[in-house]
RNA sequence: AUAAGACAUUCGCUUAAUCUUUUGAGCGGGGGAACCAAUUGUACUUAUUUUAUAAGUAUUUGGGGUGAAUCCUUUUUUAAGGUAGGGUACUCUCAAGACCCGAACCCGACAGCUAACCUCGUAAGCGUGUUGAGAGGAAAA
Repeated sequence: AUAAGACAUUCGCUUAAUCUUUUGAGCGGGGGAACCAAUUGUACUUAUUUUAUAAGUAUUUGGGGUGAAUCCUUUUUUAAGGUAGGGUACUCUCAAGACCCGAACCCGACAGCUAACCUCGUAAGCGUGUUGAGAGGAAAA
């Protein structure tokens, strides 16, 4: 001097996921009228008796939810390429540029919209940063 790693503090990032010490606040999600729109698989068990009906349990191929995370193509691979969309140090908008993400989980035949109303979450994982213009804000002198 360079590269990598560990620890601590400060600062910051994705995200609703922060503050507070209270019969909490803030932020975020789901269910749920009228009007309009829409119409249900499989297996097992129990009861009834019209062999069909009702109830319960399990399952996921139908359907749905959180989320930016959807879709297409190729392939010996369950991997590659792209893509709707999303993120990157005062905040927002516009323009250009660089680098990333483009998952995962849940409900269990069932939920459209939806006022009143009911109800749930507030985990987790990380270390990024280019320029110009406009508006606003903050700090210092």
Predicted 3D model of a 141-nucleotide RNA (c-di-AMP riboswitch aptamer (ydaO/yuaA leader)) from Cytobacillus oceanisediminis. Its Rfam family is "c-di-AMP riboswitch aptamer (ydaO/yuaA leader)". Its family is annotated with cyclic-di-AMP binding and regulation of gene expression in the Gene Ontology. The model forms 92% of the base pairs in the Rfam consensus. The prediction has a mean pLDDT of 75. The source organism's lineage runs through Bacteria, Bacillati, Caryophanales, Bacillaceae and Cytobacillus.